This is a predicted complex of two RNAs, RNase P RNA and transfer RNA, with 446 nucleotides together. Its mean pLDDT, the model's own confidence on a scale to 100, is 78. Rfam match: Bacterial RNase P class A. Rfam's curators write: Ribonuclease P (RNase P) is a ubiquitous endoribonuclease, found in archaea, bacteria and eukarya as well as chloroplasts and mitochondria. Its best characterised activity is the generation of mature 5'-ends of tRNAs by cleaving the 5'-leader elements of precursor-tRNAs. Cellular RNase Ps are ribonucleoproteins. RNA from bacterial RNase Ps retains its catalytic activity in the absence of the protein subunit, i.e. it is a ribozyme. Isolated eukaryotic and archaeal RNase P RNA has not been shown to retain its catalytic function, but is still essential for the catalytic activity of the holoenzyme. Although the archaeal and eukaryotic holoenzyme s have a much greater protein content than the bacterial ones, the RNA cores from all the three lineages are homologous -- helices corresponding to P1, P2, P3, P4, and P10/11 are common to all cellular RNase P RNAs. Yet, there is considerable sequence variation, particularly among the eukaryotic RNAs. Identified in Yersinia as Ysr151/RnpB.
[in-house]
RNA sequence: UGAGAAGUUCAGGCGAUCGCCUGCCCUCCUGGUCAGGGCAGGAGGAAAGUCCGGGCUCCGUCGGGCAGGAUGCUCCCUAACAGGGAGUGGGGGCAACCCCAAGGAAAGUGCCACAGAGAGAAGACUGCCUCCCGGUCUUCCGGGAGGUAACGGUGAAAGGGCGAGGUAAGAGCUCACCAGUUAUCCUGGCGACAGGGUAAGCUUGGCAAACCCCAUCCGGAGCAAGACCAAAUAGGAGGGCGCUUGAGGACGGCCCGUCCGAAGCCUUCGGGUUGGUCGCACGAGGCGCCGGGCAACCGGCGUCCCAGAUGAAUGAUCGCCGCCCCUGCCUGCAGGGGAACAGAACCCGGCUUAUGAACUUCUCACCCU
RNA sequence: GGGCCGUUAGCUCAGUUCGGUAGAGCAGCGGACUUUUAAUCCGUUGGUCGUGGGUUCGACUCCCGCACGGCCCACCA
Numbered sequence: 001u002g003a004g005a006a007g008u009u010c011a012g013g014c015g016a017u018c019g020c021c022u023g024c025c026c027u028c029c030u031g032g033u034c035a036g037g038g039c040a041g042g043a044g045g046a047a048a049g050u051c052c053g054g055g056c057u058c059c060g061u062c063g064g065g066c067a068g069g070a071u072g073c074u075c076c077c078u079a080a081c082a083g084g085g086a087g088u089g090g091g092g093g094c095a096a097c098c099c100c101a102a103g104g105a106a107a108g109u110g111c112c113a114c115a116g117a118g119a120g121a122a123g124a125c126u127g128c129c130u131c132c133c134g135g136u137c138u139u140c141c142g143g144g145a146g147g148u149a150a151c152g153g154u155g156a157a158a159g160g161g162c163g164a165g166g167u168a169a170g171a172g173c174u175c176a177c178c179a180g181u182u183a184u185c186c187u188g189g190c191g192a193c194a195g196g197g198u199a200a201g202c203u204u205g206g207c208a209a210a211c212c213c214c215a216u217c218c219g220g221a222g223c224a225a226g227a228c229c230a231a232a233u234a235g236g237a238g239g240g241c242g243c244u245u246g247a248g249g250a251c252g253g254c255c256c257g258u259c260c261g262a263a264g265c266c267u268u269c270g271g272g273u274u275g276g277u278c279g280c281a282c283g284a285g286g287c288g289c290c291g292g293g294c295a296a297c298c299g300g301c302g303u304c305c306c307a308g309a310u311g312a313a314u315g316a317u318c319g320c321c322g323c324c325c326c327u328g329c330c331u332g333c334a335g336g337g338g339a340a341c342a343g344a345a346c347c348c349g350g351c352u353u354a355u356g357a358a359c360u361u362c363u364c365a366c367c368c369u
Numbered sequence: 370g371g372g373c374c375g376u377u378a379g380c381u382c383a384g385u386u387c388g389g390u391a392g393a394g395c396a397g398c399g400g401a402c403u404u405u406u407a408a409u410c411c412g413u414u415g416g417u418c419g420u421g422g423g424u425u426c427g428a429c430u431c432c433c434g435c436a437c438g439g440c441c442c443a444c445c446a
Base pairs, nucleotide, nucleotide: 001365002364003363004362005361006360007359008358009357010356012321013320014319015318016317017316018315020042021041022040023039024038025037026036027035044341048352049351051350052349053348054347055346056222057221058220059219063256064255065254066253068218069217070216071215072214073087074086075085076084077083088102089100090099091098092097103213104212108211109210110207111206112205125152127148128147129146130145131144132143133142134141135140160178161177163175164174165173179203180202181200182199183198184197185196186195187194188193226278227277228276229275236269237268238267239266240265241264248260249259250258271445272444273443285304286303287302288301289300290299291298292297323338324337325336326335327334328333329332370442371441372440373439374438375437376436379395380394381393382392389426397413398412399411400410401409419435420434421433422432423431
């Protein structure tokens, strides 16, 4: 200098003027409100997508079973998670470093198109070998019977690899080495696992983000939850199921059991309101210091109160300074332009996505000293 | 704010069961019939299956993320 990798921080600042929302106080009126004034506070790292998890609220989650859903190496963290941290194993990269839904295919079922002889305890198309017959004359050709997975070819994938022995030719048929599987033992580790030894010729393909099996977990709905006040209207019409042979409810996808239970219940259309208060801002809260832990995180102390709208506030203008870009020259000044993604709606922890700038550390290559 | 569904040819939709060549109707184009047009008949063109990844030998199909579009909901009796 160039190409990369990992991470952190910020989200322009100050002042003036005019406005908006909330809370408190004061004045006026004094019954609320309205009006005026003062003080304080007023979007985010993602407020977003609503993809996970929890708090909170209601539904009587009483019980048993089925169905359904989620997760899937280990240990730890957490209120919980499909999240995070530290590791193991596998894969990618020269490296820094990154990625992985990573249990079971030796429980069962299913699939493996096309091509190919054969696609799963497979397979004789070519080739090789033996025997028989014929042509022929011995080596070659044709036919038949058999052996063979060593050769070729097809395919994503052809039932361990390689060498030697062996054989008519061959084959774990036998042996050495290597790879794997299963069983077992030792050492290290909390564990996943790693290293090593012994035995068995055991070599039995892939797909479970196919059904499934195993282990663990899960009641449903959501602040338009829900509670209260006020106002208004026709408890009108149709359909279905019932009136003890039991509709319906607790019960939410189904069943059983239990309990309640009667002249009603469910549903569609129609009618009325389109107001207010609470929930609702102190919380798994922020910041600082100390301690434990590799870390995620946890504990202690101190300190702070920090948006609360509802046709929905959080803004606009001007000036100065700071940052970036362009142009000009008098080389630090002048002029012009630019500054992203995006806006809370009950709250919180994550993930994912969108997005501007600055900084730190590390790796590789080249050049110079 | 919350819940749910969809995206395949120019248009309307199949295909997704249990992964193996992407189809139908209308429209378009060419031809036949007709004096000509319409109708009818025959033939034919046209697809990154919304998009980006993953699983698999192989993805419209299975899984995940994103984009776009659509539907539903309050209270009272």